[in-house]
RNA sequence: GACGAACGCUGGCGGCGUGCUUAACACAUGCAGGUCGAGCGGUAAGGCCUUUCGGGGUACACGAGCGGCGAACGGGUGAGUAACACGUGGGUGACCUGCCCUUCACUCUGGGAUAAGCCUGGGAAACUGGGUCUAAUACCGGAUAUUCACUUCUGCCCUGCAUGGGGUGUGGUGGAAAGUUUUUUCGGUGGGGGAUGGGCCCGCGGCCUAUCAGCUUGUUGGUGGGGUGAUGGCCUACCAAGGCGACGACGGGUAGCCGGCCUGAGAGGGCGACCGGCCACACUGGGACUGAGACACGGCCCAGACUCCUACGGGAGGCAGCAGUGGGGAAUAUUGCGCAAUGGGCGGAAGCCUGACGCAGCGACGCCGCGUGGGGGAUGACGGCCUUCGGGUUGUAAACCUCUUUCGCCCCCGACGAAGCGAGAGUGACGGUAGGGGGAGAAGAAGCACCGGCCAACUACGUGCCAGCAGCCGCGGUAACACGUAGGGUGCGAGCGUUGUCCGGAAUUAUUGGGCGUAAAGAGCUCGUAGGCGGUCUGUCGCGUCGGCUGUGAAAACUCGGGGCUCAACCCCGAGCUUGCAGCCGAUACGGGCAGGCUAGAGUGCGGCAGGGGAGACUGGAAUUCCUGGUGUAGCGGUGAAAUGCGCAGAUAUCAGGAGGAACACCGGUGGCGAAGGCGGGUCUCUGGGCCGAUACUGACGCUGAGGAGCGAAAGCGUGGGGAGCGAACAGGAUUAGAUACCCUGGUAGUCCACGCCGUAAACGUUGGGCGCUAGGUGUGGGAUCCCUUCCACGGGUUCCGUGCCGCAGCUAACGCAUUAAGCGCCCCGCCUGGGGAGUACGGCCGCAAGGCUUAAAACUCAAAGGAAUUGACGGGGGCCCGCACAAGCGGCGGAGCAUGUGGAUUAAUUCGACGCAACACGAAACACCUCACCCAGGUUUGACAUGCCCCUGCAAGCCGCUGAAAGGCGGUCGCUUUCGAAGGUGGGGCACAGGUGCUGCAUGGCUGUCGUCAGCUCGUGUCGUGAGAUGUUGGGUUAAGUCCCGCAACGAGCGCAACCCCUGCUCCGUGUUACAGGUGUCACGGGGGACUGCCGGUGUUGGACACCGGAGGAAGGCGGGGAUGAUGUCAAGUCAGCAUGGCCCUUACGCCUGGGGCGACACACACGCUACAAUGGGAGGGGGAGCGCGUUGCCAGGUGGUAACACCGCGCUAAUCGCCAAGACCUCCCGUAGUGCGGAUUGGCGGCUGCAACUCGCCGCCAUGAAGACGGAGUUGCUAGUAACCGCGUGACAGCAGAGCGCGGUGAAUACGUACCCGGGCCUUGUACACACCGCCCGUCACGUCAUGGGAGUCGGGAACACCUGAAGUCCGUGGGGCAACCGCAAGGAGCCAGCGGCCGAGGGUGGGCCUGGCGACUGGGACG
Repeated sequence: GACGAACGCUGGCGGCGUGCUUAACACAUGCAGGUCGAGCGGUAAGGCCUUUCGGGGUACACGAGCGGCGAACGGGUGAGUAACACGUGGGUGACCUGCCCUUCACUCUGGGAUAAGCCUGGGAAACUGGGUCUAAUACCGGAUAUUCACUUCUGCCCUGCAUGGGGUGUGGUGGAAAGUUUUUUCGGUGGGGGAUGGGCCCGCGGCCUAUCAGCUUGUUGGUGGGGUGAUGGCCUACCAAGGCGACGACGGGUAGCCGGCCUGAGAGGGCGACCGGCCACACUGGGACUGAGACACGGCCCAGACUCCUACGGGAGGCAGCAGUGGGGAAUAUUGCGCAAUGGGCGGAAGCCUGACGCAGCGACGCCGCGUGGGGGAUGACGGCCUUCGGGUUGUAAACCUCUUUCGCCCCCGACGAAGCGAGAGUGACGGUAGGGGGAGAAGAAGCACCGGCCAACUACGUGCCAGCAGCCGCGGUAACACGUAGGGUGCGAGCGUUGUCCGGAAUUAUUGGGCGUAAAGAGCUCGUAGGCGGUCUGUCGCGUCGGCUGUGAAAACUCGGGGCUCAACCCCGAGCUUGCAGCCGAUACGGGCAGGCUAGAGUGCGGCAGGGGAGACUGGAAUUCCUGGUGUAGCGGUGAAAUGCGCAGAUAUCAGGAGGAACACCGGUGGCGAAGGCGGGUCUCUGGGCCGAUACUGACGCUGAGGAGCGAAAGCGUGGGGAGCGAACAGGAUUAGAUACCCUGGUAGUCCACGCCGUAAACGUUGGGCGCUAGGUGUGGGAUCCCUUCCACGGGUUCCGUGCCGCAGCUAACGCAUUAAGCGCCCCGCCUGGGGAGUACGGCCGCAAGGCUUAAAACUCAAAGGAAUUGACGGGGGCCCGCACAAGCGGCGGAGCAUGUGGAUUAAUUCGACGCAACACGAAACACCUCACCCAGGUUUGACAUGCCCCUGCAAGCCGCUGAAAGGCGGUCGCUUUCGAAGGUGGGGCACAGGUGCUGCAUGGCUGUCGUCAGCUCGUGUCGUGAGAUGUUGGGUUAAGUCCCGCAACGAGCGCAACCCCUGCUCCGUGUUACAGGUGUCACGGGGGACUGCCGGUGUUGGACACCGGAGGAAGGCGGGGAUGAUGUCAAGUCAGCAUGGCCCUUACGCCUGGGGCGACACACACGCUACAAUGGGAGGGGGAGCGCGUUGCCAGGUGGUAACACCGCGCUAAUCGCCAAGACCUCCCGUAGUGCGGAUUGGCGGCUGCAACUCGCCGCCAUGAAGACGGAGUUGCUAGUAACCGCGUGACAGCAGAGCGCGGUGAAUACGUACCCGGGCCUUGUACACACCGCCCGUCACGUCAUGGGAGUCGGGAACACCUGAAGUCCGUGGGGCAACCGCAAGGAGCCAGCGGCCGAGGGUGGGCCUGGCGACUGGGACG
């Protein structure tokens, strides 16, 4: 785009079309084929006349009947049919043709019946028997008759491609007729011609399947006969043995064919509704009759199935005609009107008949046309929706004003179609329709789909991986432009969507117009049949090819031009088109046939050359093993390490001899040969091919190659040998979680030979064969030749053949290929067409089997599978290099007790968050109340807090009293004033609102952790690449560093690194109150200087680089030490409970206040710690000496009391002034290895301090108690120097509480060989099937579910044949007896005919064995998906 459509939602009008695609399923009812009295006998009903009422006559006519014509047309359907059925073009010299036209001739004369009728019988009916009468255009005889038929004369003439055809003569035989009418007329018979319609035959054309490869006995042909209108095996008898097939016979499946229709640029593909042509069919199967025509839709006979009637004896029927019914189905209409028109039948005609046809009805089923209004109208109304609350949008849309009236509605008028027929009158189904005029009034008339991308159109709410959407990709798990709804928008519009089907896009079956190295695809290789293709010259033919003409190519359709309905759809006219087929004439270049030449292709001969080419026979040495003997002794062997194994019965080792089998070191080489597989010691014999060089010969002999044939590694199979080594299976030993493996010790088939099979492979260059053409360079093998050389050899050049590498053009998706093409061309073959299923099943062929052939599917399933390249990430890949990463050390943790955090369990609540590193002494820099978010209880509602508005109010705070656990409630009181008012405040009431530690860190900001203080991350321009992207950033050095240097298709730049900043170490200057008695300055504060690889030597360097090593000097040396500083990014990392914030949620509560409780609980588990386990220690005593800091509701000297915590008194200090203020170490003494004089948990008692308050639940002191613990399993952590370790001090928060955090100083080590390993990281490179990126991906079994499918004992159907039996109707043949009007016949009979009977054939039925095909099938095999 299209449709005979269907379905969903919706639906105003008209025109023209169109409407059972399914059950060729079954059908009630009505209608669809009659007509003619001008063929005939007649007269049932009606009219008229007449009547003796019995009837008669008559005209118009006519039921039934005889007869004629029609009924073979028209109408329906598509079952069957793969066929001369259809299309197209021919043939018929092998034929027919009623009615019609034309023409010639004729129409003479006889006869016998019969239906109807009447009489009578049978039957329920359908129907039928007998008797008797009668007519004809019914039937029969005779006559006549040609240009009729047959035949004679093998007549004559002309003619053809054969049989033959045409004309003409002669003799013989045979054959006609119908009447009717007043006339005209209409008929009848024979013959010629025409027209029309048909029959038969032929060429060509058009479906699928080869998993159908062979088919055929009337089969192919002949002769005789039969049959037909006619040819013919159409039929029959006999004879011959043919005929068809890879150019697809036979079989199976499917199907009516065509003009055309749809699509497409075309070529093509799909279809065959309507309309038209042909065919076939008419309930199913068979058959003939009649006839011009049928094997006959509304005829007959038979058989079968079905339905109906029946009196049970018998009968009737065939909608695939028009309507209509049931059924089937997603689905397809009225039991309408009319013969007015067109057409048909009959008729002389009028006319009759006509469900053909013309119309109407129903259905938006399709196409076409029209309408549902036009113009104006902004404070841009109301309402809706959204909102950043300003507004936006719906939207000129509406309202409102004005105008118009198509269609529809009402009234009036009102056709064409009518020509014909008829004397005339008259005659329209559609239809009171179309059309015309008038009227009223915007009045009656809009929906559907879509809005994530493709694809045009976006927001809100609801929902929360639910409900749902979906053509593909994919949406939905709490902010969904994707679901549902709404608003808005987009598209189309009386329709719009969906589904189905076809073509297109799809160059995705490629003729036009594709491919095969790696994406699917070159057959393992060769030979060769058919076929395809084929060098050069000449002649000839004219098959292909080309041109012209003729016929045909129906109409409709289509295109163009024109015309008619108001337009269009539709219809009409004309032209084109109809690409084809056939005939005739012509052309002859090219292809082809035939004929004759040529030598450039191909081949043969001659001379050389190389070679693991093949086959057979013979033969050699090295090595392994075994055997024998000698020497010799305890091990050997084997591995990562071992063990099994061998060995004192003497191994291994070693020497000598022997046996046997297999393979051939070195040479040996991207070197040679072969078609491929493949071929390697040597000699001989036989044998294939190749290359080179000169020529002579043949004369296109060529290339390819469907089928076919041969060859064909290894493994395997059969028979017979052989068997040293190796070695599937197997056994043992190890390894391992296991180890049916890898490793080891053994070891059977096999490996070897002969013969025969198998026929595969990553049989690979993953690259079929042949020929020609298209830059080079460099190796190497074989030959020829030239130069050089006295010769040889070497070397160099040219050339042919082979084999490699590099590389241009070109090609390629890229990789790559590139004279050995994957380039440019020609020829031939093979092969491919998404992945899986599957190279599988079934079938076939081959094989002994294994299995093979590629011979080869389908269901089902997926939205991919795949190639090449890119960037990352990853690797038990490689290279280089870092880091307390390992190693080397020191101290810990893990065990104990306690403290703190967490999990868990518990609880009314144990509030919440944090979860590997990077949660767990974390948010907490402090949980008794408060904090507080949790629980229980009591209260409160404009609120504890903010802002605004309205109303009311002598009313707040404070104090006192009552009540209460408190909050709160109630009452009283106070203060000022001259009273009121106003303002403000407060309280009460009300409205907006407050409030929420309620949810979402996966909606967010901000901040933070982490990789990581790692050295990286990028950009601009340029260049390269189809592109992703690359280059720069890689490379060589160097560094802590992408630090710097050099090189380089790159050149620059940015964020990072470093530096700039702070502390500290040396020094100088300045100022110095508190330091000092003072001077002074080791002290404080502030500001400078100092260090830069600067100097020297060396290494290094292209040239002098960057830098490194060492040294001097220096307080300090190679970034001096420490800090601050954290690139692009990663982890949806952490935080809505610090703060902020979108959205959601709660609002007498999820807000707020209060009391109490809880966050502190405890069978456990983990983490950070503290204290220890002791003598490097504990205890007692002593003297000496820090730094950072802090302090006025504070630090507190000193004194006093108390054992002490502490208390009291109290100096100083707003602090370099006063205070807090050291410990370890050191000295002296005690302890003596003990669960202790270690250790201090736990518990009892008594006190102290803070605070409203220490019960739950603080800290401290004293007395008493004295637990576990004796250095800690697997494992694990920190630290490289003023560091670890040990020691204490300060401080923040704080009323109080430190084992924690953050700081400070004192004492003060050990070790680093080194970078293989563990962990983390950086750069380069490599592989990749990974890319939420190795915590990736992914394979197979097993378990479960679902689905389709193969096998399967079988079982149930379907189909086409075959054999035999039976055999209806019926044609044909035969026929005793029987029957019979016409003709003959002196009547007997004859000719002829009929029934009957028999025979051949024969539908159907039966029996039987096979073939093809389908359903189901216990069980079973694999497969797909989850």
RNAcentral holds the sequence, with entries from ENA and SILVA. Predicted 3D model of a 1426-nucleotide RNA (small-subunit ribosomal RNA) from an uncultured bacterium. It matches the Rfam family "Bacterial small subunit ribosomal RNA". The prediction has a mean pLDDT of 85.